[in-house]
């Protein structure tokens, strides 16, 4: 060079075109408690960029960046 996979919340990972994008674990408040951890509540946090396809895109489609993988 060439083919092939991945990019979603601070981390892990759901979600096969119709949802307010979900969970566990991190993180802030409170509450309990003599104080600390455990526990419970609540609360904020995410679709790599960029066009298109569609009434509608985290899903499909094409660049582009990243990263990984195979290969001459």
């Nucleotide at each position: 060079g060439c083919c092939c996979g991945c990019a979603u919340a601070g981390u892990u990972c759901a979600a096969u075109g119709g949802a307010u994008a979900g969970a566990a674990u991190a993180a802030a408040u409170c509450c309990c408690u003599c104080c600390u951890a455990a526990g419970g509540a609540u609360u904020a946090g995410a679709u790599a960029u960029a066009g298109g396809u569609u009434c509608g895109a985290u899903u499909c489609c094409u660049a582009u960046u990243g990263c990984g993988g195979g290969u001459g």

Model confidence (mean pLDDT): 80 of 100. Predicted 3D model of a 72-nucleotide RNA (transfer RNA) from a Clostridia bacterium. The sequence was found in a public genome assembly. Rfam family: tRNA. The family's RNA type in Rfam is transfer RNA. Its family is annotated with triplet codon-amino acid adaptor activity in the Gene Ontology.